Predicted 3D model of a 90-nucleotide RNA (Glycine riboswitch aptamer) from Halieaceae bacterium UBA3479. The coordinates come from a structure-prediction model, not an experiment, and the mean pLDDT is 80. NCBI's taxonomy places the organism under Bacteria, Pseudomonadota, Gammaproteobacteria, Cellvibrionales, Halieaceae. It was read from a public genome assembly, where an Rfam model found it.
RNA sequence: CCAGUUCUUCAGGGAGAAGCUGGCGCAAAGCCGGUGCCGAAGGAGCAACCGCCCCGGUAAACUCUCAGGCAAACGGACCUUAAGAACUUC
Numbered sequence: 001c002c003a004g005u006u007c008u009u010c011a012g013g014g015a016g017a018a019g020c021u022g023g024c025g026c027a028a029a030g031c032c033g034g035u036g037c038c039g040a041a042g043g044a045g046c047a048a049c050c051g052c053c054c055c056g057g058u059a060a061a062c063u064c065u066c067a068g069g070c071a072a073a074c075g076g077a078c079c080u081u082a083a084g085a086a087c088u089u090c
Stems, first nucleotide, its partner, number of pairs: 004087006011080003018035001020034005036070003042066001043064003049057003
């Protein structure tokens, strides 16, 4: 120097599930319920393994569905390009 890792930002891509139903509302929007469903915001839980071993530490895209969501839009884990900052192995 290149590559790599972490964080931030712009841009691009980005799934799933009732355009269900009752009421309020002039009505769109919206609000309050009912039932059914989804998992990739967030959140929670667990193995091997490790330890100071009656206990504790520790993971996810797994599981749960609190939250969020179920036409489109918004959102969206994650991936990619570019830029910036920091670190610096194997």